[in-house]
Context: one part of a larger RNA
RNA sequence: CUGGGCGUAAAGCGCGCGUAGGUGGUUUGUUAAGUCGGAUGUGAAAGCCCUGGGCUCAACCUAGGAAUUGCAUUCGAAACUGGCGAACUAGAGUAUGGUAGAGGGAAGGGGAAUUCCAGGUGUAGCGGUGAAAUGCGUAGAUAUCUGGAGGAACAUCAGUGGCGAAGGCGCCUUCCUGGACUAAUACUGACACUGAGGUGCGAAAGCGUGGGUAGCAAACAGGAUUAGAUACCCUGGUAGUCCACGCCGUAAACGAUGUCAACUAGGUGUUGGAGGGUUUAACCCUUUGGUACCGCAGCUAACGCGUUAAGUUGACCGCCUGGGGAGUACGGUCGCAAGAUUAAAACUC
Numbered sequence: 001c002u003g004g005g006c007g008u009a010a011a012g013c014g015c016g017c018g019u020a021g022g023u024g025g026u027u028u029g030u031u032a033a034g035u036c037g038g039a040u041g042u043g044a045a046a047g048c049c050c051u052g053g054g055c056u057c058a059a060c061c062u063a064g065g066a067a068u069u070g071c072a073u074u075c076g077a078a079a080c081u082g083g084c085g086a087a088c089u090a091g092a093g094u095a096u097g098g099u100a101g102a103g104g105g106a107a108g109g110g111g112a113a114u115u116c117c118a119g120g121u122g123u124a125g126c127g128g129u130g131a132a133a134u135g136c137g138u139a140g141a142u143a144u145c146u147g148g149a150g151g152a153a154c155a156u157c158a159g160u161g162g163c164g165a166a167g168g169c170g171c172c173u174u175c176c177u178g179g180a181c182u183a184a185u186a187c188u189g190a191c192a193c194u195g196a197g198g199u200g201c202g203a204a205a206g207c208g209u210g211g212g213u214a215g216c217a218a219a220c221a222g223g224a225u226u227a228g229a230u231a232c233c234c235u236g237g238u239a240g241u242c243c244a245c246g247c248c249g250u251a252a253a254c255g256a257u258g259u260c261a262a263c264u265a266g267g268u269g270u271u272g273g274a275g276g277g278u279u280u281a282a283c284c285c286u287u288u289g290g291u292a293c294c295g296c297a298g299c300u301a302a303c304g305c306g307u308u309a310a311g312u313u314g315a316c317c318g319c320c321u322g323g324g325g326a327g328u329a330c331g332g333u334c335g336c337a338a339g340a341u342u343a344a345a346a347c348u349c
Base pairs, nucleotide, nucleotide: 003321004320005319006318007303008302012317014201015200016199017198021194022193023192025088026087027086028085029084030083031082033081034080035077036076037075038074039073040072041071042070049065050064051063052062053061054060091191092188093187094186095185096183097182098181099180103177104176105175106174107173108172109171110154115149116148117147118146119145120144121143125136126135162169163168206247207246208245209244210243211242215241216240220236221235222234223233258316259315260314261313262312263311266294267293268292269291270290271289272288273287274286275285276284277283278281298305299304322349323348324347331342332341333340334339
């Protein structure tokens, strides 16, 4: 010496499930594969190293030893790892009673608002902007009232509130359905963790077929602005946005922080449970699962993180290795396409 890293410098797969593999709780017996010790054989010679000897010395030559860290056979040891047997309950799970929730799917229903249509009242403007104009309006608009149609979204409640693995989820009711938390017992008895491949889910946009289309609105048209204005502003407006089914598989898919487990000061708020106390309240204490803020030790290049770690450790996976070229070319796989994924080199600084 036997790499160092991944919040922001390059680097955590968007997120689950799970195969192989890797890793794995407590006690006891046994075995002896790993492990440890002894012995034997072998590990050519030369060389290297050590101690001598020979050329006057040295280089060189020469003798002996050591080394050859290995392999095989054999005899032992049994703590640890592994195998086998038996047992256990602290990990994991099941049963029972409760609780909260925009968790998911389907069906039905509701009111406010925008737009449009019909009718009434009513008359000259409305609309829009920095200012205007395009636009709408005497064929009666805007405003206002009544009735109707249709689509989309659900104000207040609403909260660093809740739920979900992530994407995400918000009017009401019903049905189907997943997960979490909690209390006290009982049961199973390591059934666990991670997870290359694989497989499923996966915002928005986009694509295919068929519907739907109120508002909004890429493209597009016109009006302005301007030196120009392929923009920002205005008037219109089609795809799309919505539904069903099927693709796509990507995002600053972010906590820019992989999953699981253990340990390591506290304080404050909030949310879901359980227990207890009392002055019964808008209260206090204990405990537990989330979610935020502050903060000790420690860590960090600093910023900051700090029991929800970026602290101290263990298990497993993924990823990084100067900038550009480039997440590109070629090839493969996937896709209807758009493209996605895997992924270089020359050259250059």
Predicted 3D model of a 349-nucleotide part of an RNA (small-subunit ribosomal RNA, central domain) from an uncultured prokaryote.
RNAcentral holds the full RNA, with entries from ENA.
Its mean pLDDT, the model's own confidence on a scale to 100, is 89.